[in-house]
Context: one part of a larger RNA
RNA sequence: CUGGGCGUAAAGCGCGCGUAGGCGGUUUGGUAAGUCGGGUGUGAAAGCCCUGGGCUUAACCUGGGAAUUGCAGUCGAUACUGCCUGACUAGAGUAUGGUAGAGGGAAGUGGAAUUUCCCGUGUAGCGGUGAAAUGCGUAGAUAUCGGAAAGGACACCAGUGGCGAAGGCGACUUCCUGGGCCAAUACUGACGCUGAGGUGCGAAAGCGUGGGGAGCAAACAGGAUUAGAUACCCUGGUAGUCCACGCCGUAAACGAUGAGAACUAGAUGUUGGGAGGGUUUGCCUCCGGUGUCGCAGCUAACGCGUUAAGUUCUCCGCCUGGGGAGUACGCCGGCAACGGUAAAACUC
Numbered sequence: 001c002u003g004g005g006c007g008u009a010a011a012g013c014g015c016g017c018g019u020a021g022g023c024g025g026u027u028u029g030g031u032a033a034g035u036c037g038g039g040u041g042u043g044a045a046a047g048c049c050c051u052g053g054g055c056u057u058a059a060c061c062u063g064g065g066a067a068u069u070g071c072a073g074u075c076g077a078u079a080c081u082g083c084c085u086g087a088c089u090a091g092a093g094u095a096u097g098g099u100a101g102a103g104g105g106a107a108g109u110g111g112a113a114u115u116u117c118c119c120g121u122g123u124a125g126c127g128g129u130g131a132a133a134u135g136c137g138u139a140g141a142u143a144u145c146g147g148a149a150a151g152g153a154c155a156c157c158a159g160u161g162g163c164g165a166a167g168g169c170g171a172c173u174u175c176c177u178g179g180g181c182c183a184a185u186a187c188u189g190a191c192g193c194u195g196a197g198g199u200g201c202g203a204a205a206g207c208g209u210g211g212g213g214a215g216c217a218a219a220c221a222g223g224a225u226u227a228g229a230u231a232c233c234c235u236g237g238u239a240g241u242c243c244a245c246g247c248c249g250u251a252a253a254c255g256a257u258g259a260g261a262a263c264u265a266g267a268u269g270u271u272g273g274g275a276g277g278g279u280u281u282g283c284c285u286c287c288g289g290u291g292u293c294g295c296a297g298c299u300a301a302c303g304c305g306u307u308a309a310g311u312u313c314u315c316c317g318c319c320u321g322g323g324g325a326g327u328a329c330g331c332c333g334g335c336a337a338c339g340g341u342a343a344a345a346c347u348c
Stems, first nucleotide, its partner, number of pairs: 003320004007302002012316001014201004021194003025088003029084003033081002035077004040072003049065006091191001092188004096183004103177007110154001114150005120144002125136002162169002206247006215241002220236004258315006266293008275285003297304002321348003330341004
């Protein structure tokens, strides 16, 4: 010396499933590979180190010892790890009975609104703004009554409410389907955790083919504003937004906080379930989620605080001064757009 870190300073893969690998509950017996001990062989000499001797000293030369932390084989030890074997139930899972939910997919249905069209009433304005104008309207608009069509989104309920691994999910009904939670038993018997590669899912925008197109609206046009106005405001308006199938694979994909497990004061709200008690319309207790505050502790501070950023363990990912640069080149993927991987010179 055998590193320190990752909420905001550089740093948690967007999220699953899972291969190899790493790690792994209680216990019996065996084995003795790891591990530990003894002795044996070997570990050339010189050198280094210790201690003697010889040159008048020293350098130098020389004797002895130690060291050579290693390897091989041998005899033992058996706590721990491994392997084999038998058993267990506290981890994990299965069954049974309930239960909440915008979890996913498909089909169908509904009302409000908007726009357009048709008929009627009706007449000179409407619309829009800070103010206006472009625009629409005597070919009858706006307003209003009745009718029809179309597309898209689902007011109230609605809630730091719920569900989902994440992205995300919100009218109603039916069908198909995933996961969770609770209670009491029964069963399997470590079947587990993580997860390099790999593989799947993955908002919006964008792309391909074919539909659809009400509203909104990049681009675009016009009107304003302004010194200018390639903007903010206004009138229009095409891709797109919608559907089917196929790509893309990114995001402030955020809790800017990887997954799993154990332990460590409480208080209070809310949500799902349960049983018992009790002073029986309302409280106490248990389990799962979701919030707020807060002790110890942690933190540079802010803050976190049983949903940890506390105390520990296992596994993975990632960081290593700023710029150059998430770029160039190469490779891989993609129809393309571009994505992934990923430098250096130079400079401060």
Small-subunit ribosomal RNA, central domain from an uncultured bacterium, 348 nucleotides, folded computationally. Its Rfam family is "Bacterial small subunit ribosomal RNA". The full RNA is in RNAcentral, with records from ENA, Greengenes and SILVA.